A computed fold for a 535-nucleotide part of an RNA from an uncultured prokaryote, annotated as small-subunit ribosomal RNA, 5' domain.
[in-house]
Context: one part of a larger RNA
RNA sequence: GAUUGAACGCUGGCGGUAUGCUUAACACAUGCAAGUCGAACGGUAGCAGGCCUUCGGGCGCUGUAGAGCGGCGGACGGGUGAGUAACGCGUAGGAAUCUACCUAGUAGUGGGGGACAACCUGGCGAAAACCAGGCUAAUACCGCAUACGCCCUAUGGGGGAAAGCGAGGGACCUUCGGGCCUCGCGCUACGGGCCUCGCGCUAUUAGAUGAGCCUGCGUAAGAUUAGCUUGUUGGUGGGGUAAAGGCCUACCAAGGCGACGAUCUUUAGCUGGUCUGAGAGGAUGAUCAGCCACACUGGGACUGAGACACGGCCCAGACUCCUACGGGAGGCAGCAGUGGGGGAUAUUGGACAAUGGGCGGAAGCCUGAUCCAGCAAUACCACGUGUGUGAAGAAGGCCUUAGGGUUGUAAAGCACUUUAAGCAGUGAGGAAAACCUGUGGUUAAUAGCCAUUAGCCGUGACGUUCCCUACAGAAGAAGCACCGGCUAACUCCGUGCCAGCAGCCGCGGUAAUACGGAGGGUGCAAGCGUUAAUC
Numbered sequence: 001g002a003u004u005g006a007a008c009g010c011u012g013g014c015g016g017u018a019u020g021c022u023u024a025a026c027a028c029a030u031g032c033a034a035g036u037c038g039a040a041c042g043g044u045a046g047c048a049g050g051c052c053u054u055c056g057g058g059c060g061c062u063g064u065a066g067a068g069c070g071g072c073g074g075a076c077g078g079g080u081g082a083g084u085a086a087c088g089c090g091u092a093g094g095a096a097u098c099u100a101c102c103u104a105g106u107a108g109u110g111g112g113g114g115a116c117a118a119c120c121u122g123g124c125g126a127a128a129a130c131c132a133g134g135c136u137a138a139u140a141c142c143g144c145a146u147a148c149g150c151c152c153u154a155u156g157g158g159g160g161a162a163a164g165c166g167a168g169g170g171a172c173c174u175u176c177g178g179g180c181c182u183c184g185c186g187c188u189a190c191g192g193g194c195c196u197c198g199c200g201c202u203a204u205u206a207g208a209u210g211a212g213c214c215u216g217c218g219u220a221a222g223a224u225u226a227g228c229u230u231g232u233u234g235g236u237g238g239g240g241u242a243a244a245g246g247c248c249u250a251c252c253a254a255g256g257c258g259a260c261g262a263u264c265u266u267u268a269g270c271u272g273g274u275c276u277g278a279g280a281g282g283a284u285g286a287u288c289a290g291c292c293a294c295a296c297u298g299g300g301a302c303u304g305a306g307a308c309a310c311g312g313c314c315c316a317g318a319c320u321c322c323u324a325c326g327g328g329a330g331g332c333a334g335c336a337g338u339g340g341g342g343g344a345u346a347u348u349g350g351a352c353a354a355u356g357g358g359c360g361g362a363a364g365c366c367u368g369a370u371c372c373a374g375c376a377a378u379a380c381c382a383c384g385u386g387u388g389u390g391a392a393g394a395a396g397g398c399c400u401u402a403g404g405g406u407u408g409u410a411a412a413g414c415a416c417u418u419u420a421a422g423c424a425g426u427g428a429g430g431a432a433a434a435c436c437u438g439u440g441g442u443u444a445a446u447a448g449c450c451a452u453u454a455g456c457c458g459u460g461a462c463g464u465u466c467c468c469u470a471c472a473g474a475a476g477a478a479g480c481a482c483c484g485g486c487u488a489a490c491u492c493c494g495u496g497c498c499a500g501c502a503g504c505c506g507c508g509g510u511a512a513u514a515c516g517g518a519g520g521g522u523g524c525a526a527g528c529g530u531u532a533a534u535c
Stems, first nucleotide, its partner, number of pairs: 001535004006531005013383001015381004019376002021341001026339003030336003035072003041068001046064004050059003079294003088219007097211002102207008110144001112142002119134005150159003164199006172193003178188003220266003227257003232254008269291004273284004296317005319330004347373001349372003355369001356367004386416004396407004422471001424469002430462001436455002438452005479524005484505003490519005500507002
């Protein structure tokens, strides 16, 4: 000199953009942070409507929707850096693998069965919860059939699937039950078959995406750590995994690593980057992005395409809470917030309008992700605190050789301006979609569905928004540090090795430009200094 996630002291007008527990991975009150689907299912607890009613009530008929069963998602997103010196990360490669949803292709989607919740009944418990019996549905579960691909075996063969739902409909067919009537398989309405479309389901191939595994090289300090190792190093057989492998196991061999630093100890998440520097290098790893690890502490598996799972389960432990003492409940390193620690770090805010995510055919629902607002000069950037004129060089202050000098065109006065703040008004952009109409495609179809350079409708938390315009009035807006040398800036008074200053040299013992005050000056400026830290 530059820099900081800074803190402290004094001071403080405004805006934009960023940033904000670096310490106790300490403990947490309260609220919210992951749900969704009735177009899978039985039913419809509630609410609203409708129908019937003997006015007691009844009917899932319609919308909605609690609980249940079922599907998909809770493995993403969000947090933290405790552990880890490691294939953890970075980089460059590799072969023995899996991959839900998505895309493209091929082939199917036939026919049956038995349960369990919900519900009802009974029991039990303080509660959390639980037990027994009975009824029932499915895209839940299990056989059978079939098998283009597929798997096993090795030319003989063997094995293995599936689920339906919705929308619409001209002709045709049609069961129970209902209505009409010419009483005939006559007509009619609901439903079903059938047809078309959409969403699904099964098997398999390929892609895309994501993930697992292996290797070369690089990756902190200590030798006041010199030897370390028995599943250890390799082989064979077996097991296990999606997959190679001592990954595991039995047997066999005795290997493997190490001064090119093994082992041990200490410290530490790694990187893109960031700071500094002419560079080489040094320091660092906040925010943002990639990877890893963790979720009260330790261990374990289950489910699943994916976890050994932050807001899932089980066991043990510590802690907190409830209890009828028998037993139970919990996990903010999610967003706010509280206590504590600390020099120190914010609101128990708004909205899903946008972007993105989950579910859903969609409408939509959920989303403390996100977008915004609030607080803080914490940082960077921008603007303002007026402009011109004005010598009687006013008054006052300070100094003085007592003449004067200086503060100083500074003020007052006069003439102007109105940025920004204030008040009022106009009014963009963040909004494109969805929906409806039209057109085209599909189709037997004008229905439905799909597409759409067309038209229409209409959605904003921020927001008293940005920008622009009008109005009034110099109006509300300057401090901090320093002045011995380094280092820009000097005099007076007080003090008298005292009180004090100080980054270094050093000042102070009666004329202190170095202490304290004043006047003046210098430097920065909504900041200025100090402290800490890095180059």
The RNAcentral record of the full RNA draws on ENA.